Record summary
The RNA shown here (transfer RNA) has 72 nucleotides and comes from Panacibacter sp. The RNAcentral record of the sequence draws on ENA. Taxonomically the source falls in Panacibacter (Bacteria, Pseudomonadati, Chitinophagales, Chitinophagaceae). It matches the Rfam family "tRNA". By type it is a transfer RNA. Model confidence (mean pLDDT): 81 of 100.
RNA sequence: UGUGGUUUAGAGUAAUGGCUAACUCAGAAGUCUCAUAAGCUUCAGAUGUUGGUUCUAAUCCAACAGCCGCAA
Numbered sequence: 001u002g003u004g005g006u007u008u009a010g011a012g013u014a015a016u017g018g019c020u021a022a023c024u025c026a027g028a029a030g031u032c033u034c035a036u037a038a039g040c041u042u043c044a045g046a047u048g049u050u051g052g053u054u055c056u057a058a059u060c061c062a063a064c065a066g067c068c069g070c071a072a
Stems, first nucleotide, its partner, number of pairs: 001071007010025004018055001027043005048064005
């Protein structure tokens, strides 16, 4: 420099262009217990950024940024 893939809660993963973005662990509160753990109930927390297409975008398109490869 060219080219391919990827980016979603603190971590790991889902989500035919369409109903409130789901699940596990972690966190907080409550319940239970003599107490802790486990169990049960509830809560908070996320679509890399900026645009475009569309009635509707995490999803499609473009640019940029980050990460992981391949070629030179």